Large-subunit ribosomal RNA, domain II from an uncultured bacterium, 695 nucleotides, folded computationally. The RNAcentral record of the full RNA draws on ENA.
Context: one part of a larger RNA
RNA sequence: GCCGGCGAGUUAUUCUACCGUGCGAGGUUAAGGGGUUGUAGCCCUGAAGCCGAAGGGAAACCGAGUCUGAUAAGGGCGAUUUAGUACGAUGGAAUAGACCCGAAGCCGCGUGAUCUAUCCAUGAGCAGGUUGAAGCGUGGGUAAUACCAUGUGGAGGACCGAACUGGUUGCGGUUAAAAACGCAUCGGAUGACUUGUGGAUAGGGGUGAAAGGCUAAACAAACGUGGCGAUAGCUGGUUCUCCUCGAAAUGCCUUUAGGGGCAGCCUCACGUAGUAACUGAUGGUAGUAGAGCACUGGAAGGGCUAGGGCGGGGAAACCCGUACCAAACCCUACUAAACUCCGAAGGCCAUCAGUGUAAUCGUGGGAGUGAGACUGUGGGGGAUAAGCUUCAUAGUCGAGAGGGAAAGAGCCCAGACCGUUAUCUAAGGUCUCUAAAGCAUUGCUAAGUGGGAAAGGAUGUGCCGAUGCCAGGACAGCCAGGAGGUUUGCUUAGAAGCAGCAAUCCUUAAAAGAGUGCGUAAUAGCUCACUGGUCGAGCAUUGGUGCGCCGAAGAUAUAACGGGGCUAAAGCAAUGUACCGAAGGUACGGCAUUACUCUUUUUGGAGUGAAGAGUAUUGGGUAGAGGAGCGUUCUGGAAGCUGACGAAGGUGUGCCGUGAGGCAUGCUGGAGGCAACAGAAGUGAGAAUGCCGGC
Numbered sequence: 001g002c003c004g005g006c007g008a009g010u011u012a013u014u015c016u017a018c019c020g021u022g023c024g025a026g027g028u029u030a031a032g033g034g035g036u037u038g039u040a041g042c043c044c045u046g047a048a049g050c051c052g053a054a055g056g057g058a059a060a061c062c063g064a065g066u067c068u069g070a071u072a073a074g075g076g077c078g079a080u081u082u083a084g085u086a087c088g089a090u091g092g093a094a095u096a097g098a099c100c101c102g103a104a105g106c107c108g109c110g111u112g113a114u115c116u117a118u119c120c121a122u123g124a125g126c127a128g129g130u131u132g133a134a135g136c137g138u139g140g141g142u143a144a145u146a147c148c149a150u151g152u153g154g155a156g157g158a159c160c161g162a163a164c165u166g167g168u169u170g171c172g173g174u175u176a177a178a179a180a181c182g183c184a185u186c187g188g189a190u191g192a193c194u195u196g197u198g199g200a201u202a203g204g205g206g207u208g209a210a211a212g213g214c215u216a217a218a219c220a221a222a223c224g225u226g227g228c229g230a231u232a233g234c235u236g237g238u239u240c241u242c243c244u245c246g247a248a249a250u251g252c253c254u255u256u257a258g259g260g261g262c263a264g265c266c267u268c269a270c271g272u273a274g275u276a277a278c279u280g281a282u283g284g285u286a287g288u289a290g291a292g293c294a295c296u297g298g299a300a301g302g303g304c305u306a307g308g309g310c311g312g313g314g315a316a317a318c319c320c321g322u323a324c325c326a327a328a329c330c331c332u333a334c335u336a337a338a339c340u341c342c343g344a345a346g347g348c349c350a351u352c353a354g355u356g357u358a359a360u361c362g363u364g365g366g367a368g369u370g371a372g373a374c375u376g377u378g379g380g381g382g383a384u385a386a387g388c389u390u391c392a393u394a395g396u397c398g399a400g401a402g403g404g405a406a407a408g409a410g411c412c413c414a415g416a417c418c419g420u421u422a423u424c425u426a427a428g429g430u431c432u433c434u435a436a437a438g439c440a441u442u443g444c445u446a447a448g449u450g451g452g453a454a455a456g457g458a459u460g461u462g463c464c465g466a467u468g469c470c471a472g473g474a475c476a477g478c479c480a481g482g483a484g485g486u487u488u489g490c491u492u493a494g495a496a497g498c499a500g501c502a503a504u505c506c507u508u509a510a511a512a513g514a515g516u517g518c519g520u521a522a523u524a525g526c527u528c529a530c531u532g533g534u535c536g537a538g539c540a541u542u543g544g545u546g547c548g549c550c551g552a553a554g555a556u557a558u559a560a561c562g563g564g565g566c567u568a569a570a571g572c573a574a575u576g577u578a579c580c581g582a583a584g585g586u587a588c589g590g591c592a593u594u595a596c597u598c599u600u601u602u603u604g605g606a607g608u609g610a611a612g613a614g615u616a617u618u619g620g621g622u623a624g625a626g627g628a629g630c631g632u633u634c635u636g637g638a639a640g641c642u643g644a645c646g647a648a649g650g651u652g653u654g655c656c657g658u659g660a661g662g663c664a665u666g667c668u669g670g671a672g673g674c675a676a677c678a679g680a681a682g683u684g685a686g687a688a689u690g691c692c693g694g695c
Base pairs, nucleotide, nucleotide: 001695002694003693004692005691006690011096012095013094014093015092016091017090019088020087021086022085023084026051027050028049032045033044034043035042036041055062056061065077066076067075068074099237100236102234106227107226108225109224110223111222117201118200119199120198121197122196123195124194125193126191128160129159130158131156135152136151137150138149139148140147164188165187166186169184170183171182172181203219205215206214207213240629241628242627243626244625245624250263251262252261253260254259264369265368266366267365268364269363270362271361275359277355278354279353280352281351282350283349284348285347290342291340292339296336297335298334300332301331302330303329305326307325308324309322310321311320312319313318372397373396374395375394376393377392378391379390380389381388402413403412404411417590418589419588420587422586423585424584428580429579430578431564432563433562437577439576440575441574442573443572444571450566456550457549460547461546462545463544464543465542466541467540468539469538477534478533479532480531481530483507484506485505488502489501490500513528517526518525591619592618594616595615596614597613598612599611600610601609630684632681633680634679635678636677640674641673642672649668650667651666652665653664654663655662656661
């Protein structure tokens, strides 16, 4: 891992709601007692008790009333509307382990020092080699010591190194040869050494050269057992079928935030007024969008003008000036979530009318939910960041399948009862992969733009304009002129059109600046403005708009159309026609739900129920509520039926049923099995890192 078996809402008591049955203004017995061979049963008895038929008050108490109160008032709770009660089934609650498994832990009583820690008693062990302390002898030396030399001696938590003991480093091993090892290497090795045997200390205790170490392979409180099924607002799991409806992820409060209480939203029962909802009309409500500046603030320019600054005058008082700052006021132009002289659409409330088979509301039983997600829109937070966060509003997902978006919970279309090799459509599509147009008409694009991107840039190109010049010849090119006073004045070493300052005239002219740029030390030189000629038709500037261009660098591979591929398109814009396209619509057949109508049946009759038919309606679904069933074991049925002419079980086949399942039968098997209808449950397995077994 697979297969098989086992494996989770039970039981008791009380309460509560609904259903059933009995009796009914009553209902009912409990313990106990009596009877009975159908004895865990049944029948009878047993009014003690309980519930109900009256309430109000804290109570005394009063009573269809009572309490409060000074009250005959007012108000509260009641009556005036009578249904209960006992038992049983089912839903739910409370108390119990209370659906099952699961802690880490806490406490009691015991068992452990054969491991290990420390200690006690008594034993044992330490090859070999090295060093050479004290003391002592001898000699030297001293007044005597001291001291020196030499010999002897054999000290040491001394040295090297086996046994022994340890466990430093590296490598291996890591489902190991081993639940701590192997190889090499390394520390100690006469000591605070190592070790045998016996003994002591025990769980909040021991022992500890102290690491929270050790206390029998796991110790921040051992192990066994008991309390014990501790508790677990946590995680996991919770077993057959079909049918109807169908949520929530919100508000308030919470030692509360992943849990709860109440409300909201779902379901079931009973009741319910044209109730809800929608549309139209009418009336009302409140200050949003927008707008505005009348208030409160912000804020630009100008005017006017207090005050101030600066300058000037004056001995002072004070006066004058002001391209400075500036209140108030005026004009122009603005601005605000916490501004408003204004002010929608929509929302909400109400009335009337229309549509409206209940979708409404009330009472009661049962819930689940109280982590939401994205998208559009209106806001706050953030950076007008986030697949961000937080509200509001709508949708979808959640709990929603199908078609489209290549693929894709939340986007677009559309809500799947079942069947059909029928048909029409939606979104989206119609060259090919790939169902359907190489469809029609008119334009645009040349960038493979389409098929990723900004500020910004550009004689890309189409369309619509505006202004100026132009056959009296524009624009561009080419040819020619571009002069004189004059080197204008000043400045300057110089300043001659061209460093700078001032001025910027006159003349000749077709035209020519006291000079557009280059240039020189300054001149010179080149050039422009301006003019003529040549040429011969548009030229120049500018606004708007369609489609394109550049801007454009990324990490495994083209890789930014899904691919191929596409250019008067298979791209873009506009118009038109046809077709394809879904579980949508329609057609045909079938099943079920709900409502209504009809028929049959049950009954003395009615109602109700059951069966059938018709019409209409509805049938996506998680949590969850409700309804109807299938199957298993046992009991009654049953001293009955069935079985060796073959039971149960196993394994195939056929048929029936919407399904759980059922019926028949072949083979196997070899002795039990059991109907209708009822009853009772150890009643259904795929999941719990489930438990046991097999492989």
The prediction has a mean pLDDT of 86.